[in-house]
Context: one part of a larger RNA
Molecule: large-subunit ribosomal RNA, domain IV
Organism: Opitutia bacterium
RNA sequence: AUCUCUCUAAGGAACUCGGCAAAUUGACCCCGUAUGUUAGCUAUAAGGGGUGCCCCGCGAGGGGCCGCAGCUAAGCGCAUCAACCGACUGUUUAGCAAAAACACAGCUCUCUGCUAAGUCGCAAGACGACGUAUAGGGAGUGACACGUGACCAAUGCGGAAAGGUGAAAACCUGGGGUGCAAGCUCCGGGUCUAAGCCCCCGUGAAUGUCGGCCGUAACUAUAACGGUCCUAAGGUAGCGAAAUUCCUUGUCGGGUAAGUUCCGACCCGCACGAAUCGUGUAACGAGUUGAUGACUGUCUCGGAGAGAGGCCCA
Numbered sequence: 001a002u003c004u005c006u007c008u009a010a011g012g013a014a015c016u017c018g019g020c021a022a023a024u025u026g027a028c029c030c031c032g033u034a035u036g037u038u039a040g041c042u043a044u045a046a047g048g049g050g051u052g053c054c055c056c057g058c059g060a061g062g063g064g065c066c067g068c069a070g071c072u073a074a075g076c077g078c079a080u081c082a083a084c085c086g087a088c089u090g091u092u093u094a095g096c097a098a099a100a101a102c103a104c105a106g107c108u109c110u111c112u113g114c115u116a117a118g119u120c121g122c123a124a125g126a127c128g129a130c131g132u133a134u135a136g137g138g139a140g141u142g143a144c145a146c147g148u149g150a151c152c153a154a155u156g157c158g159g160a161a162a163g164g165u166g167a168a169a170a171c172c173u174g175g176g177g178u179g180c181a182a183g184c185u186c187c188g189g190g191u192c193u194a195a196g197c198c199c200c201c202g203u204g205a206a207u208g209u210c211g212g213c214c215g216u217a218a219c220u221a222u223a224a225c226g227g228u229c230c231u232a233a234g235g236u237a238g239c240g241a242a243a244u245u246c247c248u249u250g251u252c253g254g255g256u257a258a259g260u261u262c263c264g265a266c267c268c269g270c271a272c273g274a275a276u277c278g279u280g281u282a283a284c285g286a287g288u289u290g291a292u293g294a295c296u297g298u299c300u301c302g303g304a305g306a307g308a309g310g311c312c313c314a
Base pairs, nucleotide, nucleotide: 002308003307004306005305006304007303008302010300011299014298019295027051028050029049030048031047036041038143052065053064054063055062056061066070078293079292080291081290082289083288084287085285086284090102091101106141107140108139109138110137111136112135118127119126120125144280145279146278147277149210150209151208154207155206156203157202158201159200163198164197165196170191171190172189173188174187175186176185177184178183211229212228213227214226215225238272239269250266251265252264253263254262
C1' cells in the first nucleotide's frame, strides 16, 4: 500500500453530476399532532417526556414496591416542504434497464340471436360454452372529478338502390375456310347481366386533418374591427420556455451572499391540445427533480487503531 472495520480536534456538504457512501433516526409507554382530503386517510405526521424506585451493606450480594409495559447485546423508521409522471396493490428485459414501460378496475366504439361471432384444423372435430347480449370476441382509453370542440374533401367502414360500366353462360345475328349436304372450324356484331368499381348518403372514443397576406383606435405600442386569397374545415375549452421551447441561461418574481437546475407567473406554442384523451387530483412509489432541518471523515486534510491478507506447507 490492499480488504473489512473502529475512533477522530475545529468546521459541517465547503465533496460531488448528484449527500454516492457513511452517519443520524430506531424498541415500548405517555402527551401531542398541521396542511390537504375521494372523510377512508395523510399519521409512527411533526414535536416533546419517560423507560425505574426504596432499604441494608465498603463491596459482592440480599430484601421490598408499583405498572399493560423497566430497550444496556442483537434486532429495530431520518424527518419535512414542493414540482413532474403514473391513480392505486401488481407485472417486466432469467444474465447491465423495475421505470414515467405493461397490466389494472372504470369508460367508449364495434361484431355476435346460437349450428353465435371469433379461433385452431385438410377434414372429422374442438375451444368459445355444458355459456346466450347484465353473454362472448375485437379495438382504443386507463381510478376519480370536470370535460371531450371543428372537418366526411382523402382513406376505411356501413347503407341504399335510380343510372353508368361490367365476365362467362344464354338468346339473336353477319362473315371466312372446308364439304354435295348435314356438319366441323375460325373471325365478328347485338341483346341481357352478378359481384365489384363509378355515382349517392351516413359515419371520428374510425385512419386522420384542424391556414395565409394586408390595413385599422386622438403619444407610442397593440388591434376588439375591416379587406382579400385559399380550404373539407381552419385548433374550441383547458394547459403552455412544458418529460414538448430551436433562438434560450427568454423576461419578471421567489428562494441563495452568489441559482444554465427548481418553484410561481407571462405567452412570441421553432413544433401543446382534447379517449395515439385535455386539465386537475387525496392516497400510493427501491420512479425523476428542487429545497430545508438533523447528521456525519463526502470534504478542508489528514491522523490514530483493530482484524484479515501476503510468504512457505497442508